[in-house]
Molecule: transfer RNA
Organism: Podarcis muralis
RNA sequence: UAGCUCAGCUGGUAGAGCACAAGACUCUUAAUCUUAAGGUUGUGGGUUCAAGUUCCAC
Numbered sequence: 001u002a003g004c005u006c007a008g009c010u011g012g013u014a015g016a017g018c019a020c021a022a023g024a025c026u027c028u029u030a031a032u033c034u035u036a037a038g039g040u041u042g043u044g045g046g047u048u049c050a051a052g053u054u055c056c057a058c
Stems, first nucleotide, its partner, number of pairs: 003018004012049001021035004042058005
């Protein structure tokens, strides 16, 4: 660091739970199950082939 709460290992290109949306089920709601969407990782710079990860400032 996703709307909220948090993971993310040695630097190798980002995940979970909840919520929201759609579908299944149900007379309906709820519950349950399935699926999908959602991210400039506080901002700006430096290092590196490569930065959520390292360094500096705020």